[in-house]
RNA sequence: GCGGUUGUAGUUCAAUGGUUAGAACGUGCGACUGUGGCUCGCAAGACGAGGGUUCGAUUCCCUCCUUCCGCU
Numbered sequence: 001g002c003g004g005u006u007g008u009a010g011u012u013c014a015a016u017g018g019u020u021a022g023a024a025c026g027u028g029c030g031a032c033u034g035u036g037g038c039u040c041g042c043a044a045g046a047c048g049a050g051g052g053u054u055c056g057a058u059u060c061c062c063u064c065c066u067u068c069c070g071c072u
């Protein structure tokens, strides 16, 4: 340099172009408890960046960045 692959919450993963992007673990607060843990309730928290197509984009297209693999 070329080709492919990956990118969603703190972590691991979902989501046929269509309601408010969900789950588990984790975190915070509360209940429970002599304290802690377990358990229960509540809450916060995310679509890599920029454009395009579309009535509507996490999803399709383009460019860039990033993860990993291969070729030279």
Stems, first nucleotide, its partner, number of pairs: 001071004007065001010025004018055001027043005048064005
The prediction has a mean pLDDT of 80. The RNA shown here (transfer RNA) has 72 nucleotides and comes from Candidatus Parvarchaeum sp. The organism belongs to Candidatus Parvarchaeum, within Archaea. It was read from a public genome assembly.